[in-house]
This record gives sequence, structure tokens and C1' cells, in this order.
RNA sequence: UGCCGGCUCGUCUAACGGUAGGACGUCUCCCUUUGAAGGAGAAAAUUGGGGUUCGAUUCCCUGGCCGGCAG
Repeated sequence: UGCCGGCUCGUCUAACGGUAGGACGUCUCCCUUUGAAGGAGAAAAUUGGGGUUCGAUUCCCUGGCCGGCAG
């Protein structure tokens, strides 16, 4: 330098172009003598910008970061 792949709650992981969900963790409440066990609930994310579309995590273009291959 060229090509290829990846990027979603704090972490891991889902989502035919149609309400972004689950697990763990965190917080609140219940239970309990107490609690780290058990039960209920809540907060929390789509790598930036642009385009296509009624509608984009998803498709297209262009950046960023990470990794791989080639020279």
C1' cells in the first nucleotide's frame, strides 16, 4: 500500500428491511435472624457521517478502531 473480516447495554450474545431482546453484572423492592441463596421489578446499547427506502442494527458510499492475508 492492496484485499478480506469484525464493531449492538458495564460484559457476552440475539434480532426476513417493520416495538433493539436475552444471560451475567448493577440498582430497587419482597422474602429472611442476617445474607452472598430464592422471588419480583427497573435502568442500561446499535463505531462516526452521508445515501436508498414509508421505514435501516440490517442494503449502498465514505471515514475511525481492531484483526487477518498478500506484497